Predicted 3D model of a 73-nucleotide RNA (transfer RNA) from Candidatus Vidania fulgoroideorum.
RNA sequence: UGCAAGGUAGAGCAAUUGGGAGCUUGUUGGGCUCAUAACCCGAAGGUUAUAGGUUCAAAUCCUAUCUUUGCGC
Repeated sequence: UGCAAGGUAGAGCAAUUGGGAGCUUGUUGGGCUCAUAACCCGAAGGUUAUAGGUUCAAAUCCUAUCUUUGCGC
């Protein structure tokens, strides 16, 4: 310097080709128990890396930038 794939809740990952942002785990409130764990029922937690553009509508499409990994020179 070039190519490819990634960046979404504290952590790990989805979102089936533009219309509702979700799962597991963790945190937390309650229940159960003599008590803890396990189990059961809730809750909180997201400017979808950043900034623009297209569109009635963007995590998703386009452009630029930042950043991680891999390959090549």

About this RNA
It matches the Rfam family "tRNA". By type it is a transfer RNA. The organism belongs to Candidatus Vidania, within Bacteria. The RNAcentral record of the sequence draws on ENA.